[in-house]
RNA sequence: CGAGUUGGUUGGAUGAUCGCUAAAAUUUAUUUUAGAGGAAAGUCCGGACUUCACAGAGCAGGGCGCCAGGUAACUCCUGGGAGGCGUAAGCCUACGGAUAGUGCAGCAGAAAAUAUACCGCCAAUUUUAUUGGUAAGGGUGAAAAGGUGCGGUAAGAGCGCACCGCUUAAAUGGUAACAUUUGAGGCAGUGUAAACCCCAGCCCGAAGCAAAACCAAAUAGAAAUCCUUAGGCUGCUCGUUUAGGAUUUGGGUAGGUUGCUAGAGCAUUGUGGUGACACAUUGCCAAGAUAGAUGAUCAUCUUUUACAGAAUCCGGCUUACAGACCAACUCAUUUU
Numbered sequence: 001c002g003a004g005u006u007g008g009u010u011g012g013a014u015g016a017u018c019g020c021u022a023a024a025a026u027u028u029a030u031u032u033u034a035g036a037g038g039a040a041a042g043u044c045c046g047g048a049c050u051u052c053a054c055a056g057a058g059c060a061g062g063g064c065g066c067c068a069g070g071u072a073a074c075u076c077c078u079g080g081g082a083g084g085c086g087u088a089a090g091c092c093u094a095c096g097g098a099u100a101g102u103g104c105a106g107c108a109g110a111a112a113a114u115a116u117a118c119c120g121c122c123a124a125u126u127u128u129a130u131u132g133g134u135a136a137g138g139g140u141g142a143a144a145a146g147g148u149g150c151g152g153u154a155a156g157a158g159c160g161c162a163c164c165g166c167u168u169a170a171a172u173g174g175u176a177a178c179a180u181u182u183g184a185g186g187c188a189g190u191g192u193a194a195a196c197c198c199c200a201g202c203c204c205g206a207a208g209c210a211a212a213a214c215c216a217a218a219u220a221g222a223a224a225u226c227c228u229u230a231g232g233c234u235g236c237u238c239g240u241u242u243a244g245g246a247u248u249u250g251g252g253u254a255g256g257u258u259g260c261u262a263g264a265g266c267a268u269u270g271u272g273g274u275g276a277c278a279c280a281u282u283g284c285c286a287a288g289a290u291a292g293a294u295g296a297u298c299a300u301c302u303u304u305u306a307c308a309g310a311a312u313c314c315g316g317c318u319u320a321c322a323g324a325c326c327a328a329c330u331c332a333u334u335u336u
Stems, first nucleotide, its partner, number of pairs: 002331009012301007020035006037307001041318002044316005049208004056238004061204004065199001066080005081095001082093004096198002101196002103192003118138002120134006146164006165187001166185008212258004222249006229243005265284003269280004
């Protein structure tokens, strides 16, 4: 000086005037304080909370899927293992099982499974054709009886041997997934489960703040039909519980309060841990709208004319993002 990798911060600031929402104080229209995000987006996971409900069992259905930890919990996060990509720093994985079974692999090719023989190689014969042997060489294809080498053979082939690969036993290390070493076995048609499927395994009630609770108002506590059993929990069965239930016609009312923001909360410091995190001390209180609040003008500064607006709340994941700044690490070049 260049190229990259990983992590983090910010994503306008200050002052004045007018305006909007909430809370508190005041004494009733003034003052003070506060007022959209890192993703508020997606509605994809997990919960808190509320009701069914006094509380269950089984089946169906669904979810996860290497190991160990973290967490309220999770399909999330952290650290390892295996596989893959990269010179490296690092990054990715829908990562249990193909010897339980079924399915699929177009075209090309002789043949994609009940395996076969297009070219080729070898042998024989009635000699240019036929028969037998073969799957080492070539071709097709993503994939063709495991790969490389040596021996052997009429020519070949795990036919035999060595190494690798595969299956399996023991020992050592590790909590474990796994790794290493030493033996045994010529061992076999490949892949695909993000195809159906299986389970060595683990987990799951339903609905959702338009949940729900309370107050007020109003009429016609009306009429007809069906079932004596019906309704709820629950998709089904058992069980349990309530006393009526279902459908249609017609009429009346519908305003307000709570839920609504003090939390599995945030920040500093210390201790423990590789880490995610845990514990302790001290301090802080960050919007609660409801036809839906935070806007406009002026002046100065400035790197920012990006993505973009809360609606019960929280923990994650995913997606979008102009510009600016910081730290660590890797590679390459030059100089000393």
Predicted 3D model of a 336-nucleotide RNA (Bacterial RNase P class A) from SAR86 cluster bacterium SAR86B. The source organism's lineage runs through Bacteria, Pseudomonadati, Pseudomonadota, Gammaproteobacteria and SAR86 cluster. The sequence was found by an Rfam model in a public genome assembly. Model confidence (mean pLDDT): 76 of 100.